Predicted 3D model of an 89-nucleotide RNA (Glycine riboswitch aptamer) from a bacterium. The coordinates come from a structure-prediction model, not an experiment, and the mean pLDDT is 85.
[in-house]
RNA sequence: AUGCUGUGCGGGAGAGACCGGCCACCAAACCGGCGCCGAAGGAGCAACCGCCCCGGGAAACUCUCAGGCCCCUGAACCGCACGGACCAG
Numbered sequence: 001a002u003g004c005u006g007u008g009c010g011g012g013a014g015a016g017a018c019c020g021g022c023c024a025c026c027a028a029a030c031c032g033g034c035g036c037c038g039a040a041g042g043a044g045c046a047a048c049c050g051c052c053c054c055g056g057g058a059a060a061c062u063c064u065c066a067g068g069c070c071c072c073u074g075a076a077c078c079g080c081a082c083g084g085a086c087c088a089g
Base pairs, nucleotide, nucleotide: 004084005083006082007081008080009079010078011077016034018033019032020031021030035069036068037067041065042063043062044061048056049055050054
C1' cells in the first nucleotide's frame, strides 16, 4: 500500500397518508386488526473443502425474529476526505 475499521460530506430503492379505538384535532404517540417491504442488525444454505457421525462454507439469494411502509429519520452499497489498529514492501 491492499485489505480491516471509525468519523464527516454526497449519492442511495422498496412497501397502507390502511381500518378501528383513544384524542378538541393530527399524516404524531399508544392499543387492537388485516395487508405489504427488505438494503440496519440477525438467521439459513450451494459448489467446494475437511479429521467425512459431523463440521467448515458467500451473497444484493432465501427467511422475515428484529426493523420498516407520506415526508423526515434510518438505510446495504458506491464515491471523496480525514483518522485508527495490524502489517507486506